[in-house]
Context: one part of a larger RNA
RNA sequence: AGACGGGGACUCGCACAAGCGGUGGAGCAUGUGGUUUAAUUCGACAAUGAACGAGGAACCUUACCAGGGCAAGACGCCAAGAGAAGGUCUCUGAAAGGAGACUGUGCCUUCGGGAAUUCUUGGAUCAGGUGCUGCAUGGCUGUCGUCAGCUCAUGUCGUGAGAUGUUCGGUUAAGUCCGGGAAUGAGCGCAACCCCUAUCUCGUGUUAGGAUGUCACGAGAGACUGCCGGCAGAUAGUCGGAGGAAGGUGGGGACGACGUCAAGUCAGCAUGGCCUUUGAUGUCCUGGGCCACACACAUGCUACAAUGGGUGAUACAAUGGGACGCGAAGCGGUAACGUGGAGCAAAUCCCAUCAAAGUCAUCCUCAGUUCGGAUUGAGGUCUGCAACUCGACCUCAUGAAGUUGGAAUCGCUAGUAACCGCGAAUCAGCCAUGUCGCGGUGAAUACGUUACCGAGUCUUGUACU
Numbered sequence: 001a002g003a004c005g006g007g008g009a010c011u012c013g014c015a016c017a018a019g020c021g022g023u024g025g026a027g028c029a030u031g032u033g034g035u036u037u038a039a040u041u042c043g044a045c046a047a048u049g050a051a052c053g054a055g056g057a058a059c060c061u062u063a064c065c066a067g068g069g070c071a072a073g074a075c076g077c078c079a080a081g082a083g084a085a086g087g088u089c090u091c092u093g094a095a096a097g098g099a100g101a102c103u104g105u106g107c108c109u110u111c112g113g114g115a116a117u118u119c120u121u122g123g124a125u126c127a128g129g130u131g132c133u134g135c136a137u138g139g140c141u142g143u144c145g146u147c148a149g150c151u152c153a154u155g156u157c158g159u160g161a162g163a164u165g166u167u168c169g170g171u172u173a174a175g176u177c178c179g180g181g182a183a184u185g186a187g188c189g190c191a192a193c194c195c196c197u198a199u200c201u202c203g204u205g206u207u208a209g210g211a212u213g214u215c216a217c218g219a220g221a222g223a224c225u226g227c228c229g230g231c232a233g234a235u236a237g238u239c240g241g242a243g244g245a246a247g248g249u250g251g252g253g254a255c256g257a258c259g260u261c262a263a264g265u266c267a268g269c270a271u272g273g274c275c276u277u278u279g280a281u282g283u284c285c286u287g288g289g290c291c292a293c294a295c296a297c298a299u300g301c302u303a304c305a306a307u308g309g310g311u312g313a314u315a316c317a318a319u320g321g322g323a324c325g326c327g328a329a330g331c332g333g334u335a336a337c338g339u340g341g342a343g344c345a346a347a348u349c350c351c352a353u354c355a356a357a358g359u360c361a362u363c364c365u366c367a368g369u370u371c372g373g374a375u376u377g378a379g380g381u382c383u384g385c386a387a388c389u390c391g392a393c394c395u396c397a398u399g400a401a402g403u404u405g406g407a408a409u410c411g412c413u414a415g416u417a418a419c420c421g422c423g424a425a426u427c428a429g430c431c432a433u434g435u436c437g438c439g440g441u442g443a444a445u446a447c448g449u450u451a452c453c454g455a456g457u458c459u460u461g462u463a464c465u
Base pairs, nucleotide, nucleotide: 001465002464003462004461005460007459008458009457010456011455012454013453015449016448019412020411021410022409023408026302027301028300029299030298031297032296033295034293035292042053043052064288065287066286067285068284069283070282073126077123078122079121080120081119082118086103087102088101089100090099091098092097107114108113128276129275131274132273133272137270138269139265140264141263142261144259149188150187151186152185153184154183155164156163157162168179169178170177194253195252196251197250199221200220201219202218203217204216205215224247227241228240229239230238231237304405308364309363310362311361312360313359314358320351321350322349325344326343330339331338332337371402376397377396378395379394380393381392382391418441419440420439421438422437423436424435
């Protein structure tokens, strides 16, 4: 100088407390461990792994396993030869592959040939490797933490390591600002500058019959402790008030200092070294596996009901997406869906009358039930070469556990929690209850900081560095 302390002082944070809703019990979904397996590919493991990489595992993906093939190879370069490219068919085979037949003759041309492209043979410093090492690395990322810190120059002090500045008194969300001070300045952080949103003004306006604006786009205004009062010696500031759509960072986002964890990633990519390369750790294919199941854990969904469930009627959104696409009306079907094909490269048409919770009427009357929907049987629909392993959806039947959950534990301070639906990415389809967004309804509570967890500043002890 640090680090640490079941040392001290001060301070902060959904850290506790005060509240609301959950998890832990049930069924199911998903992930992980374990076990099993020919294989159940690999990575990630306190916080900082476990609906994580994966924003789509039937084939493909795919890295794993079994079997069948290839051997300069699936890809690039050179040389020679053949044929445009391409398309169709036969035999064999699970396919890849192997053997053969037919068709086709384009573009440029100096008529020799050439370009694009395919096949065969040969060659080279070979290619290839999701093989190993994240403890050789780049890049990117997580975390402490959006915590308020981390440093430098000169000066001064100290033999020196170093100190000072950055400590102290106030104040702040903040090393924010003010005052004092052997310090004076500066840098990276904080804040502001950027984006969205709340109010108003002006302009423009198709997709509107016309007008208007509450809509869209663009440009401005507006908030700065600016004004008043109290407190503070003075300040920085703080408390209250006025005006105002908004008040003291108005709300939200992007933005993450020096560093820590030899944190994560060689399987996104790149890359050093090592290993492999004809019975391959390369590569092609078929099938299987990644979906197994005594069990354990994690994250969710649905419930256990009457603030509810069923049926009928009826009201109000926003974000988005659409051409190999979205697909209307009409018609068929109980339905999934089929048929149909209008319109739309979309403020125009469609998804989508876009909602659901809500409201009105009615049935159920506390029960394992008109709660709950797992499981199973049967019949179908759709996607796709193909739904057996292993898809989603519909209809009928079936109707399990579950009556509010032990110890323990999680989230949240306002348009938040909770409840309700809608959209999108990925995507043929989908195991999405996931993720990321959007709006609708819309609370309760915070006395306070003793103690728990984490963090900051100063100080103190130390046999640690």
A computed fold for a 465-nucleotide part of an RNA from a marine sediment metagenome, annotated as small-subunit ribosomal RNA, 3' major domain. Rfam family: Bacterial small subunit ribosomal RNA. The full RNA is in RNAcentral, with records from MGnify.